[in-house]
RNA sequence: CUGGGUGUGGCGCAGCUGGUAGCGCGCUACCUUGGGGUGGUAGAGGCCGCUGGUUCAAGUCCAGUCACUCAGA
Numbered sequence: 001c002u003g004g005g006u007g008u009g010g011c012g013c014a015g016c017u018g019g020u021a022g023c024g025c026g027c028u029a030c031c032u033u034g035g036g037g038u039g040g041u042a043g044a045g046g047c048c049g050c051u052g053g054u055u056c057a058a059g060u061c062c063a064g065u066c067a068c069u070c071a072g073a
Base pairs, nucleotide, nucleotide: 001072002071003070004069005068006067007066010025011024012023013022019056027043028042029041030040031039049065050064051063052062053061
């Protein structure tokens, strides 16, 4: 330099044919216990790397860009 992949709550991931974001772990409160753990109930936390575009509507399509990564030169 060229081409590909990935980028979603604290962490690991899902999100199909565009319709307004979920799962596991973790966290908080309560119940349970003599206390802890386990188990149960409830809850907080993300607008989806960034910018722009298309659309009535975009995590999802298009363009640019950044980071990481793989292959080639």

Model confidence (mean pLDDT): 80 of 100.
Predicted 3D model of a 73-nucleotide RNA (transfer RNA) from a Clostridia bacterium.
It was read from a public genome assembly.
It matches the Rfam family "tRNA". By type it is a transfer RNA.
NCBI's taxonomy places the organism under Bacteria, Bacillati, Bacillota, Clostridia.